[in-house]
Molecule: Bacterial large signal recognition particle RNA
Organism: Acidimicrobiia bacterium
RNA sequence: CCGUGCUAAGCGGGGAGCUCGUGGUGCCCUGUACCCCAAACCCACGUACGGGGGGCUGAAUCCCCGCCCGAGGCUCGGGCCGCCGUGAGGUACGGCUCGAUAACGAGGCGUCGAGGGUCGGGUCCUGCGCAACGGGAUCCUGUGAACCGAGUCAGGUCCGGAAGGAAGCAGCUCUCAGCGGGCCCUCCCGUGUGCCGCAGGGGCGCCUGGCCCGAGCCCACGCCGAGUAUCGGCCUCAUGGCGCCGGGGUCGACGGCGGGUGCACGG
Numbered sequence: 001c002c003g004u005g006c007u008a009a010g011c012g013g014g015g016a017g018c019u020c021g022u023g024g025u026g027c028c029c030u031g032u033a034c035c036c037c038a039a040a041c042c043c044a045c046g047u048a049c050g051g052g053g054g055g056c057u058g059a060a061u062c063c064c065c066g067c068c069c070g071a072g073g074c075u076c077g078g079g080c081c082g083c084c085g086u087g088a089g090g091u092a093c094g095g096c097u098c099g100a101u102a103a104c105g106a107g108g109c110g111u112c113g114a115g116g117g118u119c120g121g122g123u124c125c126u127g128c129g130c131a132a133c134g135g136g137a138u139c140c141u142g143u144g145a146a147c148c149g150a151g152u153c154a155g156g157u158c159c160g161g162a163a164g165g166a167a168g169c170a171g172c173u174c175u176c177a178g179c180g181g182g183c184c185c186u187c188c189c190g191u192g193u194g195c196c197g198c199a200g201g202g203g204c205g206c207c208u209g210g211c212c213c214g215a216g217c218c219c220a221c222g223c224c225g226a227g228u229a230u231c232g233g234c235c236u237c238a239u240g241g242c243g244c245c246g247g248g249g250u251c252g253a254c255g256g257c258g259g260g261u262g263c264a265c266g267g
Stems, first nucleotide, its partner, number of pairs: 001267006009057003012030004020046005034054004063260006072251005078245002081243011093232002095228005104222002107218003115213009124201006130194002132191006139182005149174004157166003
């Protein structure tokens, strides 16, 4: 130096998280890397670099160590940058409220007469009347009294010698009080009644008729003025979350460089 057979070792690693701690499953990064079993109300373990079973490679591209680069993660300040919120203060821009409407704008009505003046009427109040409605009375009608209403009173009773007389139940008829129905007329009382009438009163407003004058009148909107921080907007300050930019710390995959690591036999 070559060959054969082995051994250590390797067959992925890392970040955050979880955990007393470590590794793994799950998430993320790297990038391609043996298989099977279990694993988040977890699985395995206690200082190892997960546990159990199987397989392959095997001393170097591959294993071990150091340095560099550096994906990505975690963390601490900063900007007073962007977005979204919270709180405090301010501001009358919007909103809301009030005033004013002298002037201006918009709108509506107006010579088919705005607005005003004047004379009346109505709406309102009081009284009376009329009507309507309701109630009652009267009136008409039906019913209506065991006896204590009337008439007539069979039978029976009583008086009488008789003639005759008397009281009188039931029945029938009538009627009182009462009860029911009708109610044209009459009378009385009442009224959330009336396009009704008469008389008196009142006259602020509104409606309306006659006459006169003849062009303005209304306005809830805008404009204008003031107030209001409840709401929206804006400004200032404080504060929270996310994003972006830039920096410090920490871990660090992939990759690069350098170094290190066997045993036996044969040639």